[in-house]
RNA sequence: UCAACGAAAAGGCAAACCCACCGCAAGGUGGGGACGCAAAGCCACGGAGCCCAGAUCCGGGCCAGCCGGGUUACCGAA
Repeated sequence: UCAACGAAAAGGCAAACCCACCGCAAGGUGGGGACGCAAAGCCACGGAGCCCAGAUCCGGGCCAGCCGGGUUACCGAA
């Protein structure tokens, strides 16, 4: 230095719920709020789930804090 790993330290993110707004909806954005998180940073590539339409062929959307995968990254004990 790199990989693996996750003690400590410095920090970071932010579930449910409430309010406002956007959306047919799933859901999203902002504020409050903390269940938790070592990638709870990012990506819709695969699967699962959810919504809309169709229901003949077949499509569009959401979700990264469901799983897998890709990619970037703070610190440095065992």

Predicted 3D model of a 78-nucleotide RNA (c-di-GMP-I riboswitch aptamer) from an Actinomycetota bacterium. It matches the Rfam family "c-di-GMP-I riboswitch aptamer". Its family is annotated with cyclic-di-GMP binding in the Gene Ontology. The source organism's lineage runs through Bacteria, Bacillati and Actinomycetota.